[in-house]
A computed fold for a 386-nucleotide RNA from uncultured Ornithinimicrobium sp., annotated as Bacterial RNase P class A. Lineage of the source: Bacteria > Bacillati > Actinomycetes > Ornithinimicrobiaceae > Ornithinimicrobium. Of the family's consensus pairs, 97% are formed in the model. Rfam family: Bacterial RNase P class A. From the family's description: Ribonuclease P (RNase P) is a ubiquitous endoribonuclease, found in archaea, bacteria and eukarya as well as chloroplasts and mitochondria. Its mean pLDDT, the model's own confidence on a scale to 100, is 75.
């Protein structure tokens, strides 16, 4: 001076409020009755008691349980996912390695399948942006001029400039100049072989032709998944109310097979529009892939196995408010005690006061991730430098 990982999220008391369950007590129904009373359910402006948000309870992005519809099947669409092996109920997650980039290093970051199957797109600048391509320069010819040069026509990508990106790099032959044209090394690609690894993939040897730009989060190609809709799902009980007008329909309207076809089953009522009513209740709902802890096995992710505990369930929707008194920040002051520094002015620390200053934010069907918010403080591990 940095990298990664965990943990905590102010503490305790006093006194008032909130919500669910439990038990009192009162009132009510309702059964039994041996008429004293006992059960059971529901209620509460009452009493006691126990529990009563969170790392993210948030975004609702992505998975799964759950619950309804659906479960003859066949095409074609559509949407996600992509290095490789594992992990898991599952995933877009996680762990491990791989390749590639960073970093001096801990580590850290990758929207990481194809760009010779094919189609399009590369802004600006610049001569040319993909069958390359002469703006400057080089060079040859050929005209003009005394000349320094101008002009043409042609050749050439070695040099210059542009540009994120110019069609290998270095040396040499060759040339008028020049060019993989041609040779020697290198880098890269493609094929063919060994050698390791489960794999992604490394490492080598050999020929090949001498070079192949980017972009797929652009269509597109490959490979694999994917039925829909969601606790206002759904299920019950109790209740209230009224119809009416058009248009389509039985000559097959409509719904189902939840993206469209083909097929296939229901099939007589559909649909708009006006009016009418309700808008309570219980369940579902909270014990579950659960949560701590040991101890196996495995680099991990994780899994087996004991023990050991149970930890909100609302429904305008509780989980708070207030006072003290310690703790943490900040700010202010030596006025007071104490301490240290100076000769001394004065300075600082205990320490006294104030501030209310302690983030970021709250379940709502549960669970696995992602991602995003967050005053601080505390612990381990490892890197660097001296």
């Nucleotide at each position: 001076a940095g990298u990664c990982g965990g943990c905590c999220a102010g503490g305790c008391g006093g006194c008032c409020g909130c919500g669910u369950c439990g038990g009192g007590c009162a009132c009510g129904c309702g059964c039994u009755g041996u008429c004293g009373a006992g059960c059971g359910c529901a209620u509460g402006a009452c009493c006691c008691g126990c529990c009563g948000a969170g790392g993210a309870a948030c975004g609702u992005c992505c998975g799964g349980g759950c619950u309804c519809c659906a479960c003859a099947g066949g095409g074609c669409a559509a949407g996600g996912u992509g290095g490789u092996g594992g992990c898991u109920a599952a995933c877009g997650g996680c762990c491990a390695c791989c390749c590639g980039g960073g970093g001096c290093g801990a580590c850290c970051c990758g929207c990481g399948g194809g760009a010779c199957a094919g189609u399009g797109c590369c802004a600006c600048a610049g001569a040319a942006a993909a069958c390359a391509g002469a703006c400057c320069g080089c060079c040859a010819c050929c005209g003009a001029g005394c000349a320094u040069u101008c002009g043409g026509u042609g050749g050439u990508c070695a040099g210059g400039g542009u540009g994120a990106a110019a069609c290998g790099g270095u040396g040499g032959u060759g040339u008028a100049a020049g060019a993989g044209a041609c040779c020697a090394c290198c880098a890269g690609c493609a094929c063919a072989u060994c050698a390791g690894g489960c794999g992604a993939c490394u490492g080598g040897u050999g020929u090949g032709g001498c070079u192949a730009g980017g972009u797929a989060a652009a269509c597109c190609c490959c490979a694999c998944c994917u039925g829909g809709a969601g606790c206002a799902a759904g299920a019950c009980u109790a209740g209230a109310c009224a119809g009416c007008a058009c248009g389509c329909g039985c000559u097959c309207a409509g719904g189902g097979c939840u993206g469209c076809u083909c097929g296939c089953c229901c099939g007589a009522g559909c649909g708009u529009g006006c009016g009418g009513g309700u808008a309570a209740g219980u369940c579902g709902c909270u014990g579950g892939a659960g949560a701590c802890g040991g101890u196996c096995g495995g680099c991990a992710a994780c899994g087996g196995u004991c023990g050991u505990u149970c930890u909100a369930g609302a429904u305008g929707g509780a989980u708070g408010g207030u006072c003290g008194c310690c703790c943490g920040u900040g700010c202010c002051g030596c006025a007071a005690c104490g301490c240290c520094a100076g000769c001394a002015a004065u300075g600082g620390c205990g320490c006294g006061g104030c501030a209310c200053c302690g983030a970021c934010a709250g379940a709502a069907c549960c669970c696995g991730g992602c991602g995003u918010a967050u005053c601080g403080g505390u612990c381990g591990a490892c890197u660097c430098a001296u």